This is a predicted structure of a 90-nucleotide RNA (c-di-GMP-I riboswitch aptamer) from an Actinomycetota bacterium. It matches the Rfam family "c-di-GMP-I riboswitch aptamer". Its family is annotated with cyclic-di-GMP binding in the Gene Ontology. It was read from a public genome assembly, where an Rfam model found it.
[in-house]
RNA sequence: GGAUCGAAACGGCAAAGUCUCCGAAAGGAGACGACGCAAAGUUACGGGCCUACCCCCGGUCUUUCCGGGUACGGCGGCCGGGCUGCCGAG
Numbered sequence: 001g002g003a004u005c006g007a008a009a010c011g012g013c014a015a016a017g018u019c020u021c022c023g024a025a026a027g028g029a030g031a032c033g034a035c036g037c038a039a040a041g042u043u044a045c046g047g048g049c050c051u052a053c054c055c056c057c058g059g060u061c062u063u064u065c066c067g068g069g070u071a072c073g074g075c076g077g078c079c080g081g082g083c084u085g086c087c088g089a090g
Stems, first nucleotide, its partner, number of pairs: 004090001005088002012037002017032006035077001041083003045080003048075003055069005
C1' cells in the first nucleotide's frame, strides 16, 4: 500500500412525524426531529415495487363520473451491479 473484516476512535447520514413549497399522483426540496444505517455516499444498468396527468378500451349517456390497461414519472433507507470513500483491533 492492497484485500477481507468491523473491535475501538474521530466523525457522518437521517426514518416516522410536524410545518412550508413543488407535483395530477407516486414522490421530491427546505427546516425541526431521530427509527435506524459501515457506505442509509453516488449512479435507474438488471430485478422488484409505487403512481397514472396524457393516451387506449369499456361502462355511463348530454356530460361528467366510474372501472381496466399503460411510464416517458418515481422509489438508492427493496435487492443486486457500477463508481468513490473515513478509521485500523483481527
The coordinates come from a structure-prediction model, not an experiment, and the mean pLDDT is 88.